[in-house]
Record summary
This is a predicted structure of a 60-nucleotide RNA (Fluoride riboswitch aptamer (crcB RNA motif)) from a Pseudomonadota bacterium. Lineage of the source: Bacteria > Pseudomonadati > Pseudomonadota. The coordinates come from a structure-prediction model, not an experiment, and the mean pLDDT is 76.
RNA sequence: AACGUGGAUGGGGAUGGAGUCCCCCGAAACCGCCGCAAGGCUGAUGACUCCUACCGCGCG
Numbered sequence: 001a002a003c004g005u006g007g008a009u010g011g012g013g014a015u016g017g018a019g020u021c022c023c024c025c026g027a028a029a030c031c032g033c034c035g036c037a038a039g040g041c042u043g044a045u046g047a048c049u050c051c052u053a054c055c056g057c058g059c060g
Base pairs, nucleotide, nucleotide: 010025011024012023013022016051017050018049019048020047021046032041033040034039
């Protein structure tokens, strides 16, 4: 220097953060659904427990 193998201490799981668990990827994994398009809809989680932001209503 080249080739090969392994691996998670790395990255990711449609909107921010924390804890635990699960899954995926090794330069890819991942980037929701409906609709030809225009446009429309749900959700701050992959799951659970919370915090924060945002929206609406009510009270002071």